[in-house]
Molecule: transfer RNA
Organism: Candidatus Dojkabacteria bacterium
RNA sequence: CCGGCGGUAGCUCAGCGGUAGAGCAGGGGACUGUAAAUCCCUUGGUCGGGGGUUCGAAUCCCUCCCGCCGGA
Repeated sequence: CCGGCGGUAGCUCAGCGGUAGAGCAGGGGACUGUAAAUCCCUUGGUCGGGGGUUCGAAUCCCUCCCGCCGGA
């Protein structure tokens, strides 16, 4: 320098045009002599930044940033 994959909640990841989700973690409760485990409820994200397309973008297009892999 060229190409591919990835960046979404505190963490690990789903979601590939139509109101952003799960598990774990956090908070509250039940249970227990106390705690753990288990069960119930619940908080939390301007979807890496900017621009474009569209009635509508996490999703499609362009560009930039960061990480990983490959090629030269």